Glycine riboswitch aptamer from Stakelama tenebrarum, 97 nucleotides, folded computationally.
RNA sequence: UAGGUGCAUGCGGGAGAGUGUGACGGCGUAAAGGCCGGCACCGCCGAAGGAGCAACCGCCCCGGAAUCUCUCAGGCAAACGGGACCGCGUGCGCACG
Numbered sequence: 001u002a003g004g005u006g007c008a009u010g011c012g013g014g015a016g017a018g019u020g021u022g023a024c025g026g027c028g029u030a031a032a033g034g035c036c037g038g039c040a041c042c043g044c045c046g047a048a049g050g051a052g053c054a055a056c057c058g059c060c061c062c063g064g065a066a067u068c069u070c071u072c073a074g075g076c077a078a079a080c081g082g083g084a085c086c087g088c089g090u091g092c093g094c095a096c097g
Base pairs, nucleotide, nucleotide: 001097004094005093006092007091008090009089010088011087012086013085018042020041021040022039024037025036026035027034043076044075045074049072050070051069052068056064057063058062
């Protein structure tokens, strides 16, 4: 010191699935329509997290392992929020040249 890689961080991108039904409470109305909230039930989604199997890998008694699988959790109009992962930048390390 270019690049590689680990972690953190800033910015940007980032999918899927119900505007479901019901009663209850609140707001609104002359009364309704309507809106909001949590709860219950049914139906769904997988890309926070979690769990399971496994190709494979290792220091091979055992262990590490996914975007696969399961949906406990989370989520299912739009918006907000979350979001694996990807790109760019910065900082601190690590290994190699």
Its Rfam family is "Glycine riboswitch aptamer". Its family is annotated with glycine biosynthetic process in the Gene Ontology. NCBI's taxonomy places the organism under Bacteria, Pseudomonadota, Sphingomonadales, Sphingomonadaceae, Stakelama. The coordinates come from a structure-prediction model, not an experiment, and the mean pLDDT is 82.